About this RNA:
The prediction has a mean pLDDT of 80. This is a predicted structure of a 74-nucleotide RNA (transfer RNA) from Bacteroidales bacterium UBA2030. It matches the Rfam family "tRNA". It is annotated as a transfer RNA.
[in-house]
């Protein structure tokens, strides 16, 4: 410096271009003499600025950040 991959709640992962979903963590509550464990219910999310569409987490251009590889100084 160049090419490639990747960025979705705290955390890990999922979504043939058509309502963001699960689990774990956190919160309420029921159970239970208490905690725990079990059950219910609930708070939180598409890296950022355009573009294409009637509709972008998904397509496309450029950023930004991490990771693999080559090159290049030394």
């Nucleotide at each position: 410096u160049g090419a490639c991959c990747g960025a979705u709640g705290g955390u890990g992962u999922a979504a043939c271009g058509g309502c963001a979903g699960c689990a774990c963590a956190g919160g309420a509550g029921a159970u239970u003499u208490u905690g725990g464990u079990u059950c219910u219910c609930u708070u939180a999310g598409u890296c950022c600025a355009g573009g294409u569409u009637c509709g972008a987490a998904u397509c496309c251009u450029g950023g930004u950040c991490g990771g693999u590889c080559a090159a290049c100084c030394a």